[in-house]
Molecule: transfer RNA
Organism: Podarcis lilfordi
RNA sequence: AGGGCUGUAGCUCAGUGGUAGAGUGUUUGCCUCGCAUGCAGAAGGUUUCAGGUUCAAUCCCUGGCAUCUCCA
Repeated sequence: AGGGCUGUAGCUCAGUGGUAGAGUGUUUGCCUCGCAUGCAGAAGGUUUCAGGUUCAAUCCCUGGCAUCUCCA
């Protein structure tokens, strides 16, 4: 140089066209003499970037960027 995978909450990951969720973490309250466990709530998202298709794009198409990987 060339081929392939992946990119979504702080972290790990779901979500195959109709305004995005879980676990964990953070935080508030309850419980306790106190801690842990447990229960109830809250905050946290430019869905990697640009363009295209579409009434409508995290999702489909094209190109770029980054990580990982194969070959040389």